Annotation: The part of an RNA shown here (small-subunit ribosomal RNA, central domain) has 350 nucleotides and comes from a metagenome. Its mean pLDDT, the model's own confidence on a scale to 100, is 87.
[in-house]
Context: one part of a larger RNA
Parts: sequence; C1' cells; structure tokens
RNA sequence: UUGGGCGUAAAGGGCGCGUAGGCGGUAUUUUAAGUGAGAUGUGUAAUCCCCGAGCUUAACUUGGGAACUGCAUCUCAGACUGGAGUGCUAGAGUGCUGGAGAGGGUGGUAGAAUUCCACGUGUAGCGGUGAAAUGCGUAGAGAUGUGGAGGAAUACCAGUGGCGAAGGCGGCCACCUGGACAGUAACUGACGCUUAGGCGCGAAAGUGUGGGUAGCAAACAGGAUUAGAUACCCUGGUAGUCCACGCUGUAAACGAUGAACACUUGGUGUGGUGGGAGUUGACCCCCGCCGUGCCGUAGCUAACGCGAUAAGUGUUCCGCCUGGGGAGUACGGUCGCAAGGCUGAAACUC
Repeated sequence: UUGGGCGUAAAGGGCGCGUAGGCGGUAUUUUAAGUGAGAUGUGUAAUCCCCGAGCUUAACUUGGGAACUGCAUCUCAGACUGGAGUGCUAGAGUGCUGGAGAGGGUGGUAGAAUUCCACGUGUAGCGGUGAAAUGCGUAGAGAUGUGGAGGAAUACCAGUGGCGAAGGCGGCCACCUGGACAGUAACUGACGCUUAGGCGCGAAAGUGUGGGUAGCAAACAGGAUUAGAUACCCUGGUAGUCCACGCUGUAAACGAUGAACACUUGGUGUGGUGGGAGUUGACCCCCGCCGUGCCGUAGCUAACGCGAUAAGUGUUCCGCCUGGGGAGUACGGUCGCAAGGCUGAAACUC
C1' cells in the first nucleotide's frame, strides 16, 4: 500500500472557533475539463500469448499473427461530476412574538454555623479514643448569657431537575452579557458540513508578585498503636485552600462512545413550549417540537450490552490503532520561571 478497526480487547484529539483542503440542496441554460463512443497516428526490436518451421525430442533458435490494456490529435454525445449564467426555498441564516434556566462577568447584601476577642454567671474538669495519652483548665477552662471581629461556604428548596462546547455552574438583589428553545413565516437565497496547520477556552494540584487567612489541612512536631509504624487513630500545625493580575495546560478532562446530516416497530417517566378537546376555573386527556432518563422490536455485538440521545442502516470530513515489556523512556526539536508539557524512537527481551 491493499485491507481491517477504535464503549470494555491497541485505538476518538479535553473542548471550541476557524484557514487551506475534502465533500455538498433544487430547476434550467450553456461549456466540454473530468467522463463515454468512434477514427487516425504512434506504442523500436526482443520478451509473454497463438499458429507454424529448424536441430532425432525438449530446452534453444526462428517465420507469421495477435497483443502491447498507454499516449497524442480529430470528430461526436451531454446523463453524471466540474466551470459559467439565470432562477427556487425544503438546508443555513436574519427579523418578529414569547417564556425557561446554578450559562458568564462586576458590584452589593442576608442569615445559620465554626473560630477568636471583651464582659457577666459559675466551678473542676474539658477534650479525645477501641482504650488512652499528648493537648486545654484554679493565672478560672469546658458549659451558659450579651456584645464584637473576621474569613470561607451557602442547610432546607434539590430532583437519573436545569444551564453550558468542554472544564464546569447552586443564598438573595442590581447592572452588563453569551447561547439554546417554542411559535410565526416577513427577509436573504446554498450563504452549508467537516477541518490538517493556527488561535482561544480548559478541574485539581503546582508556580510568580501583592493581599487575605475563620475552618480545613500536604510537610512538620508530639501522643498512641505496633516486632517496627517514616502509616491508618488522636492533639497541634505551615504551605495551600480564598482574592487580584500573570504562568502552567494536564486528569478515569469518561458516555472510557469525534462532528454533521438522513432513514428505521414501540412503551413509560421527567424539564421547556405550542396546538386540540373540555371546563366557572385548574388538574386530568389527545397531538406536535426541543431536551433529559428508564425498558425494550428489528438489527448490531466476541460477549457484556447498544437499541430514534444507536454501539442499527447509509453519506461526508477529521483524529487515532497495528503484539507485551523496554517507554510515554532516551536523543533531538519546541514551549515553560520551575515543576514539567508536546512531539517521540531504538538496542535488547518474551
């Protein structure tokens, strides 16, 4: 390369925006690059194939034919692909109406709780554990009452509920702001899909500068346990956790399932919304669209399972895989303040 694959066996990029490229709705006119047909020329000889001939045969040699599936030119066709033109509205987008939402950012504010401080009441314990001890307390702790300080997080509501591309998002209020959905059908008229490079976003931990620090808590110290105990348990406790502005760029970044579109029996929940029927009104009931769960038909699957939210049936584009270890290592390159990230082998061995 041909071919086969990627939920769990090796394999979907963490996620988006988007360039080149690849692919692309419907009607019609045209063109003739691709495509198809024909003709002419060429496609050396030899080889291969067919029919013969010559060495006794064969190998071998040799005559003729076919073939050389290619290329060039000319003519014709115009379905399909491409190019050019003119239209269309089913894709895509805009407008208008409407509500849903922990979507994002900034500022403010509320109550509960923990801790600390001050004062009052009050007296001998408190705390902790399997049991203890370290620790705190007669310099008055713990308990209880009042007042105050400060930081962080928002019980109930809360829900296989909602929103977001993913990471993720949860008290309340205001402001700024993104997206999706339902309905409508006024407008644009294929403006689309995917996306190598590229750019941006990206939990936690970590890192730089400055601030903040209630609780929790790597490291660390002490007490226990134990043969030991650099642990599990306990008492403390610093980075950190929080904020601002940078950096880092990784995760079991998971649905371990790339994106888009189309098609393919059903049942039952739930969130948003429209229509119908009905009613005094609401619920219930019937139908539709978008999302989110469960169970299952056909089909698929090695099985487990998936099953209109496909892992079914197809199309387009991208990423990735090719035995285990060595190894996500070495070397080189590149990014980073560093930690390290990205790219990524081989010898050897089974």